[in-house]
RNA sequence: GCCGGGGUAGCUCAGGGGUAGAGCAACGCACUCGUAAUGCGUAGGUCGGGGGUUCAAAUCCCCCCCUCGGCUCCA
Numbered sequence: 001g002c003c004g005g006g007g008u009a010g011c012u013c014a015g016g017g018g019u020a021g022a023g024c025a026a027c028g029c030a031c032u033c034g035u036a037a038u039g040c041g042u043a044g045g046u047c048g049g050g051g052g053u054u055c056a057a058a059u060c061c062c063c064c065c066c067u068c069g070g071c072u073c074c075a
Stems, first nucleotide, its partner, number of pairs: 001071007010024004018055001026042005048064005
């Protein structure tokens, strides 16, 4: 340099046009002599950045950034 995967909650990941979810973690309550476990609930998001298409974009298109893998060239 070329090709491909990935970037979404604190962490691991779903969701692939109709306005964002799960598990774990956190917090509160119940239970317990107390803790853990368990149950119920609460909070937590510019969906990597910018632009475009659309009535509507996390999702489609373009550019850029980060990251992982493969190929190749030079020193």

The RNA shown here (transfer RNA) has 75 nucleotides and comes from an Acidimicrobiia bacterium. Its mean pLDDT, the model's own confidence on a scale to 100, is 82. Lineage of the source: Bacteria > Bacillati > Actinomycetota > Acidimicrobiia.